[in-house]
This record gives sequence, structure tokens and C1' cells, in this order.
RNA sequence: CGAGCCGGCCGGGCGGUCGCGUCGGGGGUCUUCGGAUCCCCGCCGAGGAAGGUCCGGGCUCCACAGGGCAGGGUGGUCGGUAACGCCGACCCGGGGCGACCCGCGGGAAAGUGCCACAGAGAACAGACCGCCGUCCGGCCGCGAGGCGGGGCGGUAAGGGUGAAACGGUGAGGUAAGAGCUCACCAGCGCCCGAGGUGACUCGGGCGGCUCGGUAAACCCCACCUGGAGCAAGGUCAAGAAGGCGGGCCGCAAGGCCCGCUGCGCAGGCGUUCGAGGGCGGCCCGCCCGAGCCUGCGGGUAGACCGCUGGAGGUCGCCGGCAACGGCGACCCGAGAUGGAUGGCCGUCGCCCGCCGCAAGGCGGGUACAGAACCCGGCCUACAGGCCGACUCGUCCG
RNA sequence: CGGACUGUAGCUCAGCAGGUAGAGCGCCCCCGUGAAGUGGGGGAGCGCGGCGGUUCGAUUCCGUCCGGUCCGG
Repeated sequence: CGAGCCGGCCGGGCGGUCGCGUCGGGGGUCUUCGGAUCCCCGCCGAGGAAGGUCCGGGCUCCACAGGGCAGGGUGGUCGGUAACGCCGACCCGGGGCGACCCGCGGGAAAGUGCCACAGAGAACAGACCGCCGUCCGGCCGCGAGGCGGGGCGGUAAGGGUGAAACGGUGAGGUAAGAGCUCACCAGCGCCCGAGGUGACUCGGGCGGCUCGGUAAACCCCACCUGGAGCAAGGUCAAGAAGGCGGGCCGCAAGGCCCGCUGCGCAGGCGUUCGAGGGCGGCCCGCCCGAGCCUGCGGGUAGACCGCUGGAGGUCGCCGGCAACGGCGACCCGAGAUGGAUGGCCGUCGCCCGCCGCAAGGCGGGUACAGAACCCGGCCUACAGGCCGACUCGUCCG
Repeated sequence: CGGACUGUAGCUCAGCAGGUAGAGCGCCCCCGUGAAGUGGGGGAGCGCGGCGGUUCGAUUCCGUCCGGUCCGG
């Protein structure tokens, strides 16, 4: 210098002006004295993903006598963590010359299912061609013999099909062959020794044991797992056919006001021959039990709490390979509820194009996206840029 | 804001414990009609939302992204 690989970070700066929202302060108007409304001033006001909602947790409510069966999730090992399907280190397998990357990575010698097409045969396999033996004809040849056909049988070494054909190479053996036997190699199982917390690795011995793939098919094993979600949930107010009580007016019919309670209509099921519920998966069992279910119609459509300072961030020291943890100091100025965080101007950055020898000038662009209870992750989107570690190649010293 | 479902031919929908995808309507041609429709016969065209993974093989199984619909005070 070129090519590459991994990790971390930023993601416009400053000023002016108009506007929006929370909060604080001041003032005007109205008031049933609770407040409502308007104006002015001041402070502050999106993210690395606030996103997708794919996991995990906090928080809140419901359910939390017992027994059984389902359902869902995870899947090498050891750690980290509040927890996780996340993260770290290591192991194993695969890829790359390498830095490094990828892996939903338990079990297929528990059982079941499936393996299309092609192919003779697709799972305790299979004779289509081939090879070999034997029997029977045929043809050619003087003969030795040769050629070709059929029947029965042996054979998985060779050909061919396929994603996949029941270890590989060599030798012996055989009619031809075959782990049939032997040597070596590969794999598997069992035993022993060594190392490691462990996954696992290394070494030795024995057994011809050679066993297909698929579990992101059912399933088996181990471990985890109650349901719903801030429109959770709580407090107050308001309102609807009427009913009850009280007060006032009126001769009466009735009207007005206050308080409490509280939607209406239709159909169906049911009260010991028990609907429905506890019991938000089901069953048994136990308990409660007089209301419950469906349809149509009507009313309220407001306020407050939850609501943001938390498994929080930065720096330093210590422990750890690391993820992370401990201690100390410092810092933390969104909280809307039809939902604010925006527009314009100046200037400086950055990128692109054109002009110019150059200094520079002109024009354009400046991403993805936007809080809504809060956190930890994952995934996805992203103009442009910065920093660091490492690898390979070439050249120079 | 929270939750659930869904995407297959031009339209409405099947299908699939993995083996190469159909039905009805629509479209085209022929018969028939004066013509059109109804009717009868024949035929074509293609399509599993995108990407990645598992597998010999994916519309189907898994992950992720995109689009659509519905429900909830």
C1' cells in the first nucleotide's frame, strides 16, 4: 500500500425567531369558593434503535385443600444474571491459507411412522445386467474345441438407479464370491489408566459388533412452567326506566325540590330430580349455591392515583480469561391522554456533482425513525463518519 | 396502547402428521340463436406474500420481515 476480519463509538454544532406540551411564578375575568378560563415570564422537553412485539422479569388483579392426566417451552458443558430462548469461556462438528466465522448441538443399538421419482431391490434389503456351478437342447468344425439359448441353483466383488444400496484397502480363500479368515485403517460398544469442576480429550486392551437417514415427524429423557395484562388495577364524580322516604305548593288531579337505592324489555334454563360458580386446560374429589345464559334497546364517554429515581448511568480501584460482580465518589431537568418535542433564517461541519492550474465559487443533499407503566435481551431499519486489535499478500529497511 | 387471526389462480375458498396443488365463479374456442343470454361440448392460463434455515425434497416444519382483518375501557 492492497485485500480482509473482529470489536467499540458518534449519528450534526452554535445563535436568532415563531409555535406546541409538562412544571414553577405573576396578573386579569368569572365563581356554587372546590375551581374554570385567558394573558405574560422562566426552566426543561425522544432513540440507538423509542420500532417489530419475538423472549425474560418487575408491578397489578384473579386463582392459590388434595390427587391424577394433559398442554407449552428449553436442549453440548461450566459459569454470569432478578430472569431468559440472552451473554461469556470452553468442548464437539463444519467452513476458511489465516485473523475468524457458522451450528434449534440430548436420544435413531426404547417403540411407531415416513423415505416421492428412478431403480431388480429403500431397511432384520435385493438377482436387472454381470460372474460361477450344474442339467438339457441347437449351430459350426474332420478334430481339439468354439458360438449361442433355456431350466435350476450359488454369488452383493463389478456395472447401472438414486439424496441414500448394509464399512475401506490389500492378501488368503473359493466353482465364483463374501468379515468367510487375516493385517492395517475408519467407526461403534465394553473394560482399564491418565488429565479436566464438566462437556470431553489422550493412551492401552477386548469384541468382526459394521448397526442407513429423519425427532425444526410422533415420541422418550432431563429441566422449567398458574392465568391475564397499566384499556392491569384503585378512588371519586356523572347518568339511565323506576322504586322508597322526607319537605313545600294545591280543594283535588298533580307539580317542584332533597336524600337513599338503582338500567329496561323479550326468550330460555334452574332452586334439593340443583342452573351456575369456586375450578381461566380437563377429570376425580370437595365446597358454595339462587340465580344464571342469550338477544334487543338505553345511560355515562369525565377527573385523580398507578406515572416514572431505577436490577439507573459515568469514572476510579479490586476480583475474574471473560460475561459479570464488589467497594467508593459524582451525576440524573419527557410524562402526554386524540396524544407536545415542530417550522423558518444565519453560520460552521460532513457528503455528492459542476466550474477552476490553485485558493475557492455555485448547486443539491444530510439517514432510519419517533416515547405512552418500567426494565434486561434478541431481531429488523439506518445517509455519513471515527477509533482500536488482528490476519494474509506485495515492496522497502 | 394491548391482544388474536390471516395471506393459495382475476375473485371466493379447499388442500397438506413433507413427495411437487385443486373446486366453484370468471376467461377462450366450438355447437346452438336473426343476435345476445340460458344450455351442451372442449380448452388454456397460471398461483402457495418475501428472505433464510432443517430435510434428499418445504405450500406444509422452524425463524425473521412485509401486508391485511378483527377484538378490547